[in-house]
Molecule: Bacterial small signal recognition particle RNA
Organism: Planctomycetota bacterium
RNA sequence: CACCGGGUCCCGGACAAGGGCGCGGUGCGAACCUGGUCAGGCCGGGAACGGAGCAGCCAUAAGCAUGCGGCUCCCUGUGCUCGGUGUGCCUGGUGAUC
Repeated sequence: CACCGGGUCCCGGACAAGGGCGCGGUGCGAACCUGGUCAGGCCGGGAACGGAGCAGCCAUAAGCAUGCGGCUCCCUGUGCUCGGUGUGCCUGGUGAUC
């Protein structure tokens, strides 16, 4: 110097791991300005009944939580694999030359 190989760096793809936002499930969740049922009380009525409707209870909204599991997306000094580029770096072998 040439060739072959290994490792590493850079770029790209795929698959996992970890993390995050969101969605879904579950739970909680409104004195009144959500709904249903409306005790008591109030109103109308001769009465029968009716009316509006507070508390309570039930269901939920906004929202909060989740040790639930699935999905989309995002991130990476994580892992693995397949390629590309540079003869960049390190290293092994072979050959030639000095």